[in-house]
RNA sequence: AAGAAAAAAGGCAAACGUUCCGAAAGGAGCGGACGCAAAGCUACGGGUCUAAAGCUGCUCAGCAGCCAUGACGGCCGAGUUGCUCUUC
Numbered sequence: 001a002a003g004a005a006a007a008a009a010g011g012c013a014a015a016c017g018u019u020c021c022g023a024a025a026g027g028a029g030c031g032g033a034c035g036c037a038a039a040g041c042u043a044c045g046g047g048u049c050u051a052a053a054g055c056u057g058c059u060c061a062g063c064a065g066c067c068a069u070g071a072c073g074g075c076c077g078a079g080u081u082g083c084u085c086u087u088c
C1' cells in the first nucleotide's frame, strides 16, 4: 500500500426473558448468543418503521386519511476512526 479466503488474543451481541423510559416505532440496564472484520462512530443520500402534535374529512366522548419534526448505523450506499491476519 492492497485485501478479508482462513484463523484468532481481545471486542460487539440477534431472537427471547426481565426492569425502566417513550403515544408508538424504538431506546437504556441486566441475563442471553443468532450472528458480526468495522455489528465502532456520523441520519449526508436512498430505504424501512412509527404517527404524539398538526392538518383534512366523517356517521364527531370517537373514527379514518395525510404528515417526521420521532426512530432504525445488525437494510444498502457515503464519510470518518481503528484491531487482527494475509499478500506485496
Stems, first nucleotide, its partner, number of pairs: 001087004011036002016031006034074001040080003044077003047072003054066005

c-di-GMP-I-GGC riboswitch aptamer from a Bacillota bacterium, 88 nucleotides, folded computationally. Lineage of the source: Bacteria > Bacillati > Bacillota. Its mean pLDDT, the model's own confidence on a scale to 100, is 84.